This is a predicted structure of a 403-nucleotide RNA (Bacterial RNase P class A) from Mariniphaga anaerophila. RNAcentral holds the sequence, with entries from ENA. Lineage of the source: Bacteria > Pseudomonadati > Bacteroidota > Bacteroidia > Mariniphaga. It is recorded under the gene name rnpB. It matches the Rfam family "Bacterial RNase P class A". By type it is a ribozyme. Gene Ontology terms of the family: tRNA processing, dimeric ribonuclease P complex and ribonuclease P activity.

RNA sequence: CCGGCAGGCUGCUUUAUCGCCCCGAUAGCUAUCGGGGAGGAAAGUCCGGGCAACGCAGGGCGCCGUGCUUCCUAACGGGAAGAUCUUUGAAAGAAGAUAGCAGCGUAACAGAAAAUAACCAUCCCCGAGUACUCGGGGGAACGGGUGAAAAGGUGGGGUAAAAGCCCACCGGUGGUUGUGGCGACACAGCCAGCCGUACGCCUCACGGGUUGCAAAGCCAAAUAUAUCCUGAUUGCGCGGCUGUUGCAGCGCAGCGAAGUUGCCCGCUUCGUUUCCGGAUGCACAUCGGACGUCAGGAGGGGUAGGCUGCAAGGAUUCCGGCAGUGAUGCCGGAACAAGAUAAAUGAUAAAGGUCCUGAUGAAAAUCGGGAUACAGAACCCGGCUUACAAGCCUGCCAUUUUU
Numbered sequence: 001c002c003g004g005c006a007g008g009c010u011g012c013u014u015u016a017u018c019g020c021c022c023c024g025a026u027a028g029c030u031a032u033c034g035g036g037g038a039g040g041a042a043a044g045u046c047c048g049g050g051c052a053a054c055g056c057a058g059g060g061c062g063c064c065g066u067g068c069u070u071c072c073u074a075a076c077g078g079g080a081a082g083a084u085c086u087u088u089g090a091a092a093g094a095a096g097a098u099a100g101c102a103g104c105g106u107a108a109c110a111g112a113a114a115a116u117a118a119c120c121a122u123c124c125c126c127g128a129g130u131a132c133u134c135g136g137g138g139g140a141a142c143g144g145g146u147g148a149a150a151a152g153g154u155g156g157g158g159u160a161a162a163a164g165c166c167c168a169c170c171g172g173u174g175g176u177u178g179u180g181g182c183g184a185c186a187c188a189g190c191c192a193g194c195c196g197u198a199c200g201c202c203u204c205a206c207g208g209g210u211u212g213c214a215a216a217g218c219c220a221a222a223u224a225u226a227u228c229c230u231g232a233u234u235g236c237g238c239g240g241c242u243g244u245u246g247c248a249g250c251g252c253a254g255c256g257a258a259g260u261u262g263c264c265c266g267c268u269u270c271g272u273u274u275c276c277g278g279a280u281g282c283a284c285a286u287c288g289g290a291c292g293u294c295a296g297g298a299g300g301g302g303u304a305g306g307c308u309g310c311a312a313g314g315a316u317u318c319c320g321g322c323a324g325u326g327a328u329g330c331c332g333g334a335a336c337a338a339g340a341u342a343a344a345u346g347a348u349a350a351a352g353g354u355c356c357u358g359a360u361g362a363a364a365a366u367c368g369g370g371a372u373a374c375a376g377a378a379c380c381c382g383g384c385u386u387a388c389a390a391g392c393c394u395g396c397c398a399u400u401u402u403u
Stems, first nucleotide, its partner, number of pairs: 003397008012352007020037007039374001043385002046383005051212004058265004063208005068082005083098006099203002103201005119144002122139008152170006171195002173192008216308004225299001227298007234253005240247002254272007274290005316335008353372008
């Protein structure tokens, strides 16, 4: 010099004409003037909240999420700074993982066997042939083979043959002591023959009510619940009015329904009226039906218009200072930003900026051509992930080349 890594910023400008949306003022039924009008991701809808509804009330189970340490935050599965292990790179770096061990399961294919196994080879005993071969019984997992991996490694002892069976050293694991650190952990010493790995189930701790602005409210308008289905339609006690008898209630229990997450319990609310018939000697009990009431459902009908929510008073934004490695916190000051509703924030023309490229030129420069990224608010906020032409700044790396 080229290149690479990490972090941060910008990401078109001006003029003219016409057009669109909001706010304010003036006058008037639409004009004039003034002010303002899309992001770092507005995207994905992956997380956490604000806010709204489910009246008062919850508890248990299920299901789901997270899982190293310290700190930040309203909170998070987020962020900052770190620790250990694994993968990758020459390096700067990048990516992933991290609670627990008692039990259970899986690890294709190959292989005898994937955690009590024996294919080949091997040791001992017996028998038969007699050259080392066959048969039977009993050992061993050391050698070979298969495999990603045959159950720590090297050396020695020991054995019929062998093995952590024993020993020394090394490795792993567990315990313990010291030093450093807030801590996860690191380093060093000692003890223990304790010795296969990975993943899943499972266990533990913490957290989670549901639905979501298409939430939820208000106004206006219109209409049909005519019909059908299902469930319930019991008992006891209290006292008020009337004074023949009835009327209107209250409480408890039972039955049924609805609401409260997927289930259960609990809780709350609502309904629980009258008549007829069968069987029976009567009453109670029991069965069925009809009217009514409540609840759920089916089918069907009406309206789909306007306003609020919805523009910034906040976990807010910006500037400065202090503390901190940092995320961030504290103090002081200033500020109040587009609000559409089929969806506005644009179109045309000219000139310029930046980048790429061609020609001329010693160079500066001149002329010509091309490009100008990703992209578009829809209640709001804090994160994560993804996309991005081009330009700039800061720090770090250093294989190779040149000096």